The prediction has a mean pLDDT of 78. This is a predicted structure of a 99-nucleotide RNA (c-di-GMP-I riboswitch aptamer).
[in-house]
RNA sequence: UCAUCGAAAAGGCAAAGCUGUCGAAAGGCAGUGACGCAAAACUAUAGGGCCUGAUGCUUCCGGUUUUAUGCCGGAGGGAAAUGGUAGCCAGUUGCCGAG
Repeated sequence: UCAUCGAAAAGGCAAAGCUGUCGAAAGGCAGUGACGCAAAACUAUAGGGCCUGAUGCUUCCGGUUUUAUGCCGGAGGGAAAUGGUAGCCAGUUGCCGAG
C1' cells in the first nucleotide's frame, strides 16, 4: 500500500420479549434486555423490494328532511402513500490490521 479478507485488542451498536409513551395501523421514541453486527454509522422529496391502509372515492343500512340534494352515525368490499422500513437490497462516508 491492498482487501471481494477477518485473527487479536480497544471501543461501539443493540434483535426478540417486557414496561412506559406517540400513532388509525405499520411503526417510532425512552428504559430494560442481548439475537446478532465491520458499517446494525448516515440517507426514505432521485432507485428496487417489503409492511400498513388513515383521509378522500365507492356499496349497503339507519337517522334527519314533505321529497330530493345534502348532512350525521354504523358496517363491508375494492383500489389507494401523502405513512413507514436502512437489522431487505442499494447509495455515501468510515475504525483496527494478524495475515
The sequence was found by an Rfam model in a public genome assembly.